[in-house]
Order: sequence, then C1' cells, then structure tokens
RNA sequence: GGGCCCGUAGCUUAGUUGGUAGAGCGUCUGUUUUGCACACAGAAGGUCAGCGGUUCGAAUCCGCUCGGGUCCACAA
Repeated sequence: GGGCCCGUAGCUUAGUUGGUAGAGCGUCUGUUUUGCACACAGAAGGUCAGCGGUUCGAAUCCGCUCGGGUCCACAA
C1' cells in the first nucleotide's frame, strides 16, 4: 500500500427483504431479612464509531474518514 471482517447501554451482544432500538450481566430504588446475599417487582442508562448522500422514512443501502482484527504485497 491492497483485500476481507468488525464498531449498537458500563460489559457481552440481538436486531441486515429500510418503518419509532431490545436482551443478559452490572448499577439504582422498593419488597423480603436482625443485616447481607438470593429471589421478586420496577427504574435509569443509547449522537447505533464520525461526516455526507439516497429515501416520505436509515443501526440497516451508498461514499469518505477514524479505530480494531485478519490475510496478502513491498522494504529491512
């Protein structure tokens, strides 16, 4: 330098014939307990890596950029 894959909540991730973004764990609150844990109920938490484009509508499609992984090439 070139090809391919990935980037979604604090962490692990689902969601890809375009239609208002979910789960598990964790955190917080309540119930329970002498107290903690467990269990149960509820809540908060997301510029879907960034910018632009297409579209009535984009996490999803297109382009560029950034970051990570991997393979190839070149040099040493």
Model confidence (mean pLDDT): 81 of 100.
Predicted 3D model of a 76-nucleotide RNA (transfer RNA) from a Candidatus Moraniibacteriota bacterium.
It matches the Rfam family "tRNA". The family's RNA type in Rfam is transfer RNA.
Lineage of the source: Bacteria > Bacteria candidate phyla > Candidatus Moraniibacteriota.